[in-house]
RNA sequence: AGAGUUUGAUCAUGGCUCAGAUUGAACGCUGGCGGUAUGCUUAACACAUGCAAGUCGAACGGUAGCAGGCCUUCGGGCGCUGACGAGUGGCGGACGGGUGAGUAACGCGUAGGAAUCUGCCUGUUAGUGGGGGACAACGUGGGGAAACCCACGCUAAUACCGCAUACGCCCUACGGGGGAAAGCGGGGGCUCUUCGGACCUCGCGCUAAUAGAUGAGCCUGCGUUAGAUUAGCUAGUUGGUAGGGUAAAGGCCUACCAAGGCGACGAUCUAUAGCUGGUCUGAGAGGAUGAUCAGCCACACUGGGACUGAGACACGGCCCAGACUCCUACGGGAGGCAGCAGUGGGGAAUUUUCCACAAUGGGCGAAAGCCUGAUGGAGCAAUACCGCGUGAGGGAUGAAGGAUCGUGGUCCGUAAACCUCUUUUCUUAACGAAGAAGUUCUGACGGUAGUUAAGGAAUAAGCACCGGCUAACUCCGUGCCAGCAGCCGCGGUAAUACGGGGGGUGCAAGCGUUGUCCGGAAUGAUUGGGCGUAAAGCAUCUGUAGGUGGUUCUUAAAGUCGACUGUUAAAGCCCAGGGCUCAACUUUGGAAAAGCGGUCGAGUACUUAAGGACUUGAGUUUGGUAGGGGUAGAGGGAAUUCCUUGUGGAGCGGUGAAAUGCACAGAGAUAAGGAAGAACACCGAUGGCGAAAGCACUCUACUGGGCCAGGACUGACACUGAGAGAUGAAAGUCGGGGGAGCGAAAAGGAUUAGAUGCCCUUGUAGUCCCGACCGUAAACGAUGGAUACUAAGUGCUGGCAAAACCAGUGCUGUAGCUAACGCGUUAAGUAUCCCGCCUGGGGAGUAUGCUCGCAAGAGUGAAACUCAAAGGAAUUGACGGGAACUGGCACAAGCGGUGGAUUAUGCGGUUUAAUUCGAUGAUACACGAAGAACCUUACCAGGGAUUGACAUGCUCAGAACUUUCGAGAGAUUGAAAGGUGCCUUUUGUGAAAAAAGGAGCUGAGACACAGGUGGUGCAUGGCUGUCGUCAGCUCGUGCCGUGAGGUGUCGAGUUAAGUCUUUGAACGAGCGCAACCCUUGUCUUUUGUUACCACUCCUUACGGAGGACUCAAAAGAGACUGCCGGUGUAAACCGGAGGAAGGAGAGGAUGACGUCAAGUCAGCAUGCCCCUUACAUCCUGGGCUACACGCGUAAUACAAUGGCAAAGACAAUAGGACGCGAACCCGCGAGGGGGAGCAAAUCUAGUAAACUUUGUCUCAGUUCGGAUUGAAGUCUGCAACUCGACUUCAUGAAGCCGGAAUCGCUAGUAAUCGCCGGUCAGCUAUACGGCGGUGAAUACGUUCCCCAGUUUUGUACACACCGCCCGUCACAUGCUGGGAGCCGUCUUGUCCCGAAAACAGGUUGUUAACCUUCAUUUGAAUGAAGCGAAUGUUAACGGUUGGGUCGGUGACUAAUAUGAAGUCGUAACAAGG
Repeated sequence: AGAGUUUGAUCAUGGCUCAGAUUGAACGCUGGCGGUAUGCUUAACACAUGCAAGUCGAACGGUAGCAGGCCUUCGGGCGCUGACGAGUGGCGGACGGGUGAGUAACGCGUAGGAAUCUGCCUGUUAGUGGGGGACAACGUGGGGAAACCCACGCUAAUACCGCAUACGCCCUACGGGGGAAAGCGGGGGCUCUUCGGACCUCGCGCUAAUAGAUGAGCCUGCGUUAGAUUAGCUAGUUGGUAGGGUAAAGGCCUACCAAGGCGACGAUCUAUAGCUGGUCUGAGAGGAUGAUCAGCCACACUGGGACUGAGACACGGCCCAGACUCCUACGGGAGGCAGCAGUGGGGAAUUUUCCACAAUGGGCGAAAGCCUGAUGGAGCAAUACCGCGUGAGGGAUGAAGGAUCGUGGUCCGUAAACCUCUUUUCUUAACGAAGAAGUUCUGACGGUAGUUAAGGAAUAAGCACCGGCUAACUCCGUGCCAGCAGCCGCGGUAAUACGGGGGGUGCAAGCGUUGUCCGGAAUGAUUGGGCGUAAAGCAUCUGUAGGUGGUUCUUAAAGUCGACUGUUAAAGCCCAGGGCUCAACUUUGGAAAAGCGGUCGAGUACUUAAGGACUUGAGUUUGGUAGGGGUAGAGGGAAUUCCUUGUGGAGCGGUGAAAUGCACAGAGAUAAGGAAGAACACCGAUGGCGAAAGCACUCUACUGGGCCAGGACUGACACUGAGAGAUGAAAGUCGGGGGAGCGAAAAGGAUUAGAUGCCCUUGUAGUCCCGACCGUAAACGAUGGAUACUAAGUGCUGGCAAAACCAGUGCUGUAGCUAACGCGUUAAGUAUCCCGCCUGGGGAGUAUGCUCGCAAGAGUGAAACUCAAAGGAAUUGACGGGAACUGGCACAAGCGGUGGAUUAUGCGGUUUAAUUCGAUGAUACACGAAGAACCUUACCAGGGAUUGACAUGCUCAGAACUUUCGAGAGAUUGAAAGGUGCCUUUUGUGAAAAAAGGAGCUGAGACACAGGUGGUGCAUGGCUGUCGUCAGCUCGUGCCGUGAGGUGUCGAGUUAAGUCUUUGAACGAGCGCAACCCUUGUCUUUUGUUACCACUCCUUACGGAGGACUCAAAAGAGACUGCCGGUGUAAACCGGAGGAAGGAGAGGAUGACGUCAAGUCAGCAUGCCCCUUACAUCCUGGGCUACACGCGUAAUACAAUGGCAAAGACAAUAGGACGCGAACCCGCGAGGGGGAGCAAAUCUAGUAAACUUUGUCUCAGUUCGGAUUGAAGUCUGCAACUCGACUUCAUGAAGCCGGAAUCGCUAGUAAUCGCCGGUCAGCUAUACGGCGGUGAAUACGUUCCCCAGUUUUGUACACACCGCCCGUCACAUGCUGGGAGCCGUCUUGUCCCGAAAACAGGUUGUUAACCUUCAUUUGAAUGAAGCGAAUGUUAACGGUUGGGUCGGUGACUAAUAUGAAGUCGUAACAAGG
């Protein structure tokens, strides 16, 4: 710091996704150690059990229990001592610990303030005298299941109450009045003593007051989430007076008075939420968050309430109500883990019912001490961070094994084994801390940390990934299946993307996945974005609040700037050190803390405030001036329609063509007259005016604004403008008029497959006027308003006499801007101010709520769900029922065909045991097949055999081979006979013979293997078709463009041609074109057999010699727009001459980049897959030849330009030895016999036919036509039945020129005539490939059909129009709205009830202390205070009823989204018809 993803590619816009960091995490796989942290985020759900707040005998009466002592009648007794249960009393249970439900608040944060209290603690002042009466405990009695309670009686105190005293204190009318206290312990010389003590002293207490410290309460400024689809809220409400109340100000409460208070700077309401220091992230600004630690707040089962107290409305206190749980003898009671552990439940998920008070701290106590789940520790958990280890060195036969493989090898891999070494960790043993302050004593952790010794590589590696992003590749399996996937996307038989193996990469005691938040994201933009076309300028104007604002002077000093200062807790972050071996961690110091407060100052620079001045902004005034600016009224003509009348007489009208319609009852046409309504031709424009909408015949009246010129005046009066107000096309609505034309709806006629459309004939609302609504448009310059500045040129309108100048309206264009297109003084440039709006596409401008409206509807305006795009500009193609130019037997002009008939042949279909397979628009169909009776043959039936019909290797045997016979359909099999070769070596050696080996062949055997016309032409090579013999297709350098790309290759000419010329930011080059090659046309030279034979000579001769011509080859010549004329810059074109040939002379071969996943695995080759007693192989027979039918390609015809008969003439190519086959003979003929000649310019097939001449037929199904069939034959072949060809005789079908439609051909061509060849035993050949003979017609021309090329244009296409794509319906699934209702949450109003508690009032009961009176031994009576009861007020829960709000659910219903191959049409994209 970026990357992937929209496209064929590009730029920009824009979303989605990824790489980083983070975490109180969870899940999967795996797991050695230590340190330090952290650990219910969910049910503030319910809780068994234990513990978490007690302590003081130096406050008190005492002695239940324990221990000691003394006494004892041995039963026990004595509080005597240590101590101490329960009780009275004091202090503490308001701290510490937990949780975050509530709370949007003075709750918190920060900075201030005044009207307060404060136990224990510290300082100071003054005291602490003298009395009294009770109540617990206890005892007795009683009630109850229990909890516990009642009565009577006894008693102490630092418990309680008077009295006295009162420096200071409180009240006061300033005269005065009021109010305290408590003792306890240690020690002790004199004195006194009832022997207890008094008394003295010390200590601890107590009372009153004061100051401080600490803590707490209260008030205020500022800050503190979202929603306006919450806009009005408020009656104790706001203020005052008086009183009450409180520690304290205050409507805190009450009475009375006033009518205030809050709110667009967001009140009220709703939802959500504890706040902060901080934490995470980020470059920062920010964003998110509020676990652990620390500060504050709130809460303690839910709601209410007070008591006590210095402090509470109290987590482990009380009372009441409620829910729940437990006990119960049914009468009544008990309880509150959001303390520490722990349990159930919930949940993806969070620990031990541990040890200790040794340390730190807290409570009580004089102290010892006791208590302390605070705390210190241990345990569990890889939950996080940090550290360490799982060994180190050597070691190549590169072991085995695995994987792969081109079979050579390569990788795992120095990795292992093996050798040497070390011991962190581990095990065992020994020693063993600091933490203890405070002289002694005291350690939970803990025999822990650590140290030493011994042992032995010993105890210790996984997880994810490997298509791109993103580091890392191969084999096998699978076959759109199984599966993967963060995004793009993989998988349909060769998957680096699925699963496994091997290998590799990354991190490592962890690694991945999932979730969260920040980042990347400048994707909410203060830093730091935009709005012409991508999302986005309100339809336009006026104007309120607000924001912003000209020049200058004075004052102030609010903003601004500076210095100092207070605060911003600690911890954290940062810096420098220290301590644990390092680190994490911890500790010391420093720095920082941008805010808020205070004090002092600077300077008048800027803003601001107050005051004064100015004229340039703005406005007023004067004089001109243009104008469809507006409102109202009056007038006008043309046209249309209708009515009346005349003339007239058959159609009119309408369309692509028609019809509906009108018309003899007189239309249309024409003439005259009349009526009505609406709109105003020409001028007229690129023009004018207006804020916009909009405004046009003429005239009049009233009226708004602008511009120009020039003086005077006012003196910043300005700009913008949330809300608000006004105006606002067309359509539409309401009421009243009007209604000619036009014309939604509606009707009819056409078109069409349909036609609820386009076209036609009618036609109602409406269009027009008046009044009132509506308030929207592609209301567009798709461009908000204002001001200033920034090159030029040119046109128009207005002002002026005007070159100028000003105001407006257009075009071109520089700089600049822009993604590009484009904008460009009328900015989309450079700047300032103000307003509005945007933040991916769809859902959706929909739902819901609210406002407006008579309605239609308008305004405001979501979410769920879904997609990875949607969209902009430009580029290259392709396409268009877009345009221009050009070419082509493309059309046209012609000639001849096909489509009809019969036959042949191929294909489809059908049939079949099989009818083998392939080819299927053009570019399949007389195509593969240049030849299916067997073979071929791949198909079918049956019969055989299994190393095989064929190849190589091994072993054995045999020469090979030939002939005969038997069985069988044959393959096959049985038997017999003949035959013993060739080469080398040895023995031998004259020869013969023998032995060994080898080559070839045959047979047998076993195994490697053979074999496959089995699949895939969408795995391939090679070859081929087609566009198309069309003129195109590209490259290098340069230039232009951000880029894809463009230029070159375009323009103007020209050509068959991107052929050439010229211009030009291009200059060159390549593959194509052309040329080079072949055939042919003329000539020359050379050669001359088997070719030729006019001529000459010889000769019996068809012979010989010579050698022109033809012919055959070989080599050359020739044609180049070279010459002439014309046109043109040129290229070139037109015409002419000469020439055998003239502008490429004719024909062929030759096929650019590429297209069609075109064709071929059955020509061949070949990857992979499949079969292996069979999908291989052999044989016999059958089939490929079937036959209702459809199609293609041909042959022959339908006749007289002909048929038949007779006679006669002229070719060329090409073939021949398992061959062509002559003469001659036989047969009507096919053919047979025969065998000369010829491996060919010699021989042969071999008579060419059309043609010419003569004759005949005379228009008919014929003397046309020849199919079909019968008979008899010939030939080939092992064999013509299925299934050959040919001959002769007989038979004599359809057919009389062919519907729609369609094919070929431009000259030696079409048409027509025959001949030859390949394949081949024969043939289905009428096919195919060649050869020659005869030999035309027509082309005005490019409008149209088809194809192709170039340019241009549009595009939503790029698999490229056989494209893309829309809507209804049907099915499935998801989410949402409406919905009779039903259920619940929250909140609020009325009424009722009225617990506990507080308060009120002389309503009532009660009389230990105090007072009074009486009596006096105890006492009696009255009263105050206190307490209790009743009443009243307030008041929780609850009940009743009404409203609001939110949520759930709901038959049915609506819309929407998504879903490989459903239905109907074809709306959009091209002029999309």